[in-house]
RNA sequence: UCCACGAAAAGGCAAACCCGCCGCGAGGCGGGGGCGCAAAGCCGCGGGCCUCCCCCAAGAAGAGAGGCGGCUGGGCUACCGAA
Numbered sequence: 001u002c003c004a005c006g007a008a009a010a011g012g013c014a015a016a017c018c019c020g021c022c023g024c025g026a027g028g029c030g031g032g033g034g035c036g037c038a039a040a041g042c043c044g045c046g047g048g049c050c051u052c053c054c055c056c057a058a059g060a061a062g063a064g065a066g067g068c069g070g071c072u073g074g075g076c077u078a079c080c081g082a083a
Stems, first nucleotide, its partner, number of pairs: 005081002012037002017032006035070001041076003045073003048068005054062001
């Protein structure tokens, strides 16, 4: 120095919920708030879950369009440096 790993330290992010705004919706953005997180930084590529719409007598299935990275697999990048 690099990989792996995650003690300590400096910090970082921000669940539920509340308020405001956007969206048919899942959900997103901002403020408050902290459940937690060693990538809870970024990427919808694979799986999964959720929403809308079409079809249908209804439902289911199916097709299409979206959403969730704090569901998971993976890719890229990254602070610190004990065992």
Molecule: c-di-GMP-I riboswitch aptamer
Organism: Rubrobacter sp.